[in-house]
Context: one part of a larger RNA
RNA sequence: UUGGGCGUAAAGGGUCCGCAGGUUGUCUGUUAAGUUUCUCGUCAAAUUUCUGGGCUCAACCCAGGGACCGCGGGGAAAACUGGCAGACUAGAGGGUGGGAGAGGCAAGCGGAAUUACCGGUGUAGUAGUAAAAUGCGUUAAUAUCGGUAAGAACACCAAAGGCGAAGGCAGCUUGCUGGAACACUUCUGACACUCAGGGACGAAAGCGUGGGGAGCGAAGCGGAUUAGAUACCCGCGUAGUCCACGCCCUAAACGAUGGAUGCUGGAUUUUGGGAGUAUCGACCCUCCCAGAGUCGUCAAAACAAGCUAACGCGUUAAGCAUCCCGCCUGGGGAGUACGGCCGCAAGGCUAAAACUC
Repeated sequence: UUGGGCGUAAAGGGUCCGCAGGUUGUCUGUUAAGUUUCUCGUCAAAUUUCUGGGCUCAACCCAGGGACCGCGGGGAAAACUGGCAGACUAGAGGGUGGGAGAGGCAAGCGGAAUUACCGGUGUAGUAGUAAAAUGCGUUAAUAUCGGUAAGAACACCAAAGGCGAAGGCAGCUUGCUGGAACACUUCUGACACUCAGGGACGAAAGCGUGGGGAGCGAAGCGGAUUAGAUACCCGCGUAGUCCACGCCCUAAACGAUGGAUGCUGGAUUUUGGGAGUAUCGACCCUCCCAGAGUCGUCAAAACAAGCUAACGCGUUAAGCAUCCCGCCUGGGGAGUACGGCCGCAAGGCUAAAACUC
C1' cells in the first nucleotide's frame, strides 16, 4: 500500500505565479521499456515441506521430490501505459469587434461637515449624564451671521449590485495600466492541469527616517459609580490614525469548504454580453453564454436525486468520478523549549520531549 479522513468533531497552506516532479485529448503507423504468456538456466549445503527408508519407537540420520522470494537468457502477443513518427480540433492559447466594472498606480479638482483663528449680533449660561460632577463661560462662552486656514473622510446614487488571486477597492476628471465576459469561428495545433522547494503580494496593529496632525483616540490625568473600580459612563488627552520611503508577515486572512476537468432534475431574482421576435425606434417578450443570490423559523404552497453523525449541502455540491498539492492521528504540557533561518525590535517560520489525565 491493500484499507481512514479534513464545512461545524483533529485536519485546506492567507493568496497567486511557477522550475523540478506527478498526471495528461482524438486517430494512424512503428517499437517492445512496462505488461501478459511459454521455455531454459540459476537461486550451495544444512534448514523447511512431502514421499520412502535406517537405528526396537522417537529425537536423530539417509535417499528422492517440492515450495517461497526472486534474478538472468531466449521465443511469442500488441489491447493498455511508455518511446518514436505522422495527422486532427472538442482542451489550451492567439486574432478581430463592440460593450461592463469602487481592479491597480499617478496627478489635478470639488462640495458638505468638523475644529481653530479674525470680525459682527447678542447675554448668562453651556456641555454632559440614569442622575451628576470634573470641564468650558462676563478677559463675553453656547447660539447666530460673514471671512480665513487646516487635516481627514467622501451623504444621496447604493442594491442579496459591481471588480479583484487573496488582502481588499466607493466624491469627480484626466493620463498610464492589469484581468475577466460575450460575439465572429479567422489562426496555432495538446502548446494542458497541478505544484515540494523558490518567488511575489498580503487587513489592522507595530517598527525606522522625515513630514503632517482637523476629528477620533490605546497610554496617561481628572470627574462619577462602587465595599473597592487600575473598568463599563463623563471631561481632557500622548502615541497612533494621514503622507513619502523602508521594514514587519500575522488574523475568526472564513464559504471555518485547496486547485483543475467532466457528468447528474428544476423554479426564481439579478449583473454583463449576444441571438431571435417585435417596432419608425427604444422598451417588452423568448432563447444562449458568463457571473452573483434565493428556494425561508417567522409564512399558506413547492424542492428532485444523491450525500451527511446530525445540522445541513444540493449544477457556485458537502452528489458521482479522475489528476495534483497541503494537512490530521486523544486532552494538557505547547504552537511552548532547544536548534536553525528571518527581523532594527516586537516577534515570525520550522518544531519536540519528560511528566500528567
About this RNA:
The part of an RNA shown here (small-subunit ribosomal RNA, central domain) has 357 nucleotides and comes from a bacterium. Rfam family: Bacterial small subunit ribosomal RNA. Its mean pLDDT, the model's own confidence on a scale to 100, is 83.